A computed fold for a 146-nucleotide RNA from a Clostridiaceae bacterium, annotated as FMN riboswitch aptamer (RFN element).
It matches the Rfam family "FMN riboswitch aptamer (RFN element)". Rfam describes the family as follows. The RFN element is a highly conserved domain that is found frequently in the 5'-untranslated regions of prokaryotic mRNAs that encode for flavin mononucleotide (FMN) biosynthesis and transport proteins. This element is a metabolite-dependent riboswitch that directly binds FMN in the absence of proteins. In Bacillus subtilis, the riboswitch most likely controls gene expression by causing premature transcription termination within the 5' untranslated region of the ribDEAHT operon and precluding access to the ribosome-binding site of ypaA mRNA.The FMN riboswitch structure, reported in present an FMN-bound six-stem junction, adopts a butterfly-like scaffold, stapled together by opposingly directed but nearly identically folded peripheral domains.
RNA sequence: CAUGUUUUCCGGGGCAGGGUGUAAAUCCCUACCGGCGGUGAUGCCCGAAAGGGACAAGCCCGCGACCUGUUGUACCAUACCGGUGCACAGCUGAUCAGGUGAGAAGCCUGGGCCGACAGUCAAAGUCUGGAUGGAAGGAAACAGCC
Numbered sequence: 001c002a003u004g005u006u007u008u009c010c011g012g013g014g015c016a017g018g019g020u021g022u023a024a025a026u027c028c029c030u031a032c033c034g035g036c037g038g039u040g041a042u043g044c045c046c047g048a049a050a051g052g053g054a055c056a057a058g059c060c061c062g063c064g065a066c067c068u069g070u071u072g073u074a075c076c077a078u079a080c081c082g083g084u085g086c087a088c089a090g091c092u093g094a095u096c097a098g099g100u101g102a103g104a105a106g107c108c109u110g111g112g113c114c115g116a117c118a119g120u121c122a123a124a125g126u127c128u129g130g131a132u133g134g135a136a137g138g139a140a141a142c143a144g145c146c
Stems, first nucleotide, its partner, number of pairs: 001144001003143002006141005017029003031126002033115002035063004044053003058113002067090003071087006095111005117129003
């Protein structure tokens, strides 16, 4: 460094207290939690300037996991039905008000809202499980080039 059929490592948090009940960490009151990349006025740091840099979003943009598949492909199995990986496609939640200001989706204050699938004496963002998995991506090494 718009490089790579390479390697390694890293890569998710949360039910405390109370109520009802035979039974609930699942219901009710209340509590608690927030993956990854981007953006991120102002302000802050560096600079004479141009310009550069660090921090900062669950609900702004995008991505990931789960799930689906009259698709493609590789492999496995096969009498037939099929199975697995990858790619691709689909599916995939939630934000307002006030303040400041020239300007707010990102700042400050307040309120609100959201959260895969399977399981469970009873319905789960928080318990258990697939998962000692996968992964957005991050860091480094090595190689290559300059």